[in-house]
Molecule: c-di-GMP-I riboswitch aptamer
Organism: Firmicutes bacterium UBA2598
RNA sequence: UAGGAAAAAGGGCAAAUCUGUCGAAAGACAGGGACGCAAAGCCAUGGGUCUAAAGUCCCCCCAGGGGGCAAUGAUUGCCAGGCUGCCGGA
Numbered sequence: 001u002a003g004g005a006a007a008a009a010g011g012g013c014a015a016a017u018c019u020g021u022c023g024a025a026a027g028a029c030a031g032g033g034a035c036g037c038a039a040a041g042c043c044a045u046g047g048g049u050c051u052a053a054a055g056u057c058c059c060c061c062c063a064g065g066g067g068g069c070a071a072u073g074a075u076u077g078c079c080a081g082g083c084u085g086c087c088g089g090a
Stems, first nucleotide, its partner, number of pairs: 012037002017032006035077001041083003045080003048075003055069006
C1' cells in the first nucleotide's frame, strides 16, 4: 500500500397466531405474541406471486346463479434495483 475477514456493545424490527377495525377479496392498521432478520429501514421502478369488486365474454334450471379473461388492488419478511442508517480490525 492492496485485499480478505470477525468478535463485542447499545439497541432495532416482528413471522405464525389471537383480539378488534377497514376492505369484495388478497390484504392492511392497532394491541398481544416471537419464527426469524445486519438493512425483516424506505421506495411498487423491473420481474414473480396473490386477489378479481367494477368491467367484459360465455353457459345455465335465467328477476338469479356459475365459469373464463384481466389490475387500476395487494405483496418491500419473494427476487432484483434505487435511496438512507447503527457498531466495528477505525